[in-house]
This is a predicted structure of a 73-nucleotide RNA (transfer RNA) from a Chloroflexota bacterium.
RNA sequence: GCCCUCAUAGCUCAGUCGGUAGAGCGCACCCUUGGUAAGGGUGAGGUCGGGGGUUCAAGUCCCCUUGAGGGCU
Numbered sequence: 001g002c003c004c005u006c007a008u009a010g011c012u013c014a015g016u017c018g019g020u021a022g023a024g025c026g027c028a029c030c031c032u033u034g035g036u037a038a039g040g041g042u043g044a045g046g047u048c049g050g051g052g053g054u055u056c057a058a059g060u061c062c063c064c065u066u067g068a069g070g071g072c073u
Stems, first nucleotide, its partner, number of pairs: 001072007010025004019056001027043005049065005
């Protein structure tokens, strides 16, 4: 220098052919208990690494760019 993969909730990760972003763990509250733990219920928490474009509509497609990992010369 060139190529590939990854980046989504506090953490680990899903997200189909573009159609209003989810799970588990964690967190808050409640139920249950004499009190814990376990169990059950409800809820908060994200504008998807950043910028731009296409589209009625983008986590998803296109361009540029940042970071991490890997490969080739």
The sequence is in RNAcentral, with records from ENA. Its mean pLDDT, the model's own confidence on a scale to 100, is 81. Rfam family: tRNA. The family's RNA type in Rfam is transfer RNA.